This is a predicted structure of a 75-nucleotide RNA (c-di-GMP-I-GGC riboswitch aptamer) from Candidatus Izemoplasma sp. The prediction has a mean pLDDT of 82.
Parts: sequence; C1' cells; structure tokens
RNA sequence: UUUGAUAAAGCCAAACCUAGAGCAAUCUAGGGACGGAAAACUAAAGGGUCUCACGUAGACAGCCAGUUGCCUUAC
Repeated sequence: UUUGAUAAAGCCAAACCUAGAGCAAUCUAGGGACGGAAAACUAAAGGGUCUCACGUAGACAGCCAGUUGCCUUAC
C1' cells in the first nucleotide's frame, strides 16, 4: 500500500419484548440478533431524513459524509 476470506481473535447490536425518560422524533438499562471491516468518535462544519410548544428548538453517526483506528490476507 492492499484484502475483509464458508479462516482466526475479539468487538458492536436492527426489529421485537420489558422497565424508565420525553409532547414527539428518539434516548437509557436488561433481554434479543437483522446486520456491521469502522455499526469507534463527530449533530459547534456540509448534504439528507424525522419531530414538535414552530423558536436563537430538538432527534438520527445503523443515510451520505468528516476524523481516528484494532485484527487479518497479499505484496
């Protein structure tokens, strides 16, 4: 520099259920695995989607994106 393998070692955890917070989007904890080679971090910068008490408001990073990085294949 490159690959993400019917391999190895670990990691995260969608839907759904239970409890809690919130007007809501959604979030937290436990259970649970659809998936993920960045499903780590970033919503004080860009696009996008969503919510509402429509404002100097809010949610989503598992939509694109930005930043950093473990293991591993090949050279």